Overview:
Glycine riboswitch aptamer from Nocardioides litoris, 81 nucleotides, folded computationally. The prediction has a mean pLDDT of 76.
RNA sequence: CGCGCGGGAGAGUCUUGUGCAGCAGGCAAGCGCCGAAGGGGCAAUUCCUCCCCGGAACCUCUCAGGCAACCGGACCGCGCG
Numbered sequence: 001c002g003c004g005c006g007g008g009a010g011a012g013u014c015u016u017g018u019g020c021a022g023c024a025g026g027c028a029a030g031c032g033c034c035g036a037a038g039g040g041g042c043a044a045u046u047c048c049u050c051c052c053c054g055g056a057a058c059c060u061c062u063c064a065g066g067c068a069a070c071c072g073g074a075c076c077g078c079g080c081g
Base pairs, nucleotide, nucleotide: 001081002080003079004078005077006076007075012031014030015029016028017027018026032067033066034065038063039061040060041059045057046056047055048054
C1' cells in the first nucleotide's frame, strides 16, 4: 500500500411548493447546521528543536459531501498478500 472482517462521530422530525393509489425520509427552491470521504487554504492555533522561510495537521474553508435508518465514513484493531 491492497484485500477481507470488526469498531467507527457530528449536524433539521425546519419552511414553501410539487408529487403519489396512499405514505414519504422522493423532487424543486429557501433558510439553518455538521466536519471524519474527496478538494482548497496557511489569516489564526498546533507540529516539523527555536526565529525567518517553507511544509503539514485532528487547524481552517465548506466547493463537493452530509444532517432517521441503510449506505458512506477519517481513523483504530485483527488477518492475509